[in-house]
């Protein structure tokens, strides 16, 4: 080397998740690969390997073991990149406000702005004045009998002459009721273009006077200030492009059984 007959091994792997950890069923990724039962509110197992029952190949194109290449997913870092929500610390915008008195407008020798007086305005009293209350005054009404007057009629007393007492009616009054202006007293106030005394007070506001030149801040401009707004920026997310670590499918390459018997 070849033929035979066996055997270990093959009959798919591998990435995130999951889990104490490992396989597995589920997701993806390779790409073609026996067959039935089980399994994510998971299923076996406790060490390399899914768990049970079958059938195949079976020494190399298949298995094992080095190496290369490297699809992929996973993780980190990174970006004059995109997207969609935050934030508001610094840039940038930029609202009230203040400051300043440059510019421009206003006022101002028909007196600016300061200084004195002196009046408002604040408080309190007082007097009149007006208003409201209430009482008085003034009017109307008002007692079946127990208020007054006259008292017809009828009644009592007397011999008589005369007396008495009194319904009703008709005046009248009290007590009360309604009225009402005037007028006269007490009260009162969120009361008056009034009068007049007393206090506060110097802010503002009018007018007198002195004195003589600026006064004001409207608008810009400059400095302060910062409500806000989110372009820049600022930290997360997401996608995307780059780099980079571990992993790693499928494929390149090299190697690696036992027994006969030629």
């Nucleotide at each position: 080397u070849c033929g035979u007959g066996c055997u270990a091994g093959g009959c798919g792997g591998g990435g995130a998740g999951u889990u104490a950890g490992c396989g597995g069923u589920g997701c993806c990724c390779u790409g073609a690969a026996c067959c039935c039962g089980c399994a994510a509110u998971c299923c076996g197992c406790u060490u390399u390997a899914g768990c049970g029952g079958g059938g195949u190949u079976g020494a190399a194109u298949g298995c094992c073991c080095g190496u290369c290449c490297g699809a992929g997913a996973u993780c980190g870092a990174u970006g004059u990149c995109u997207g969609a929500a935050g934030g508001g610390a610094c840039u940038g915008c930029a609202a009230a406000c203040g400051c300043c008195a440059g510019g421009c407008g206003g006022u101002g020798u028909u007196g600016a702005g300061a200084g004195c007086c002196u009046g408002g305005u604040c408080c309190u009293g007082u007097g009149c004045g007006g208003c409201a209350a209430c009482g008085c005054c003034c009017g109307g009404c008002c007692a079946a009998c127990c208020c007054c007057g006259u008292c017809a009629g009828g009644g009592c007393c007397g011999g008589a002459a005369g007396g008495c007492a009194g319904c009703a009616g008709c005046g009248g009054u009290a007590c009360g009721u309604c009225g009402a202006a005037c007028g006269c007293g007490u009260u009162g106030g969120g009361u008056g273009c009034c009068a007049c005394g007393g206090g506060a007070u110097c802010g503002c506001c009018g007018g007198g006077u002195u004195u003589g030149a600026g006064c004001a801040g409207g608008c810009c401009a400059g400095c302060g200030g910062g409500c806000g707004c989110a372009a820049g920026c600022c930290g997360g997310c997401a996608g995307c492009g780059u780099c980079g670590a571990a992993c790693a499918a499928u494929g390149g390459c090299g190697g690696g059984g036992c027994a006969c018997g030629a």
Predicted 3D model of a 262-nucleotide RNA (Bacterial large signal recognition particle RNA) from a Chloroflexota bacterium. Rfam family: Bacterial large signal recognition particle RNA. Its family is annotated with signal recognition particle, plasma membrane targeting and SRP-dependent cotranslational protein targeting to membrane, signal sequence recognition in the Gene Ontology. Clan: SRP clan. Taxonomically the source falls in Chloroflexota (Bacteria, Bacillati). The sequence was found by an Rfam model in a public genome assembly.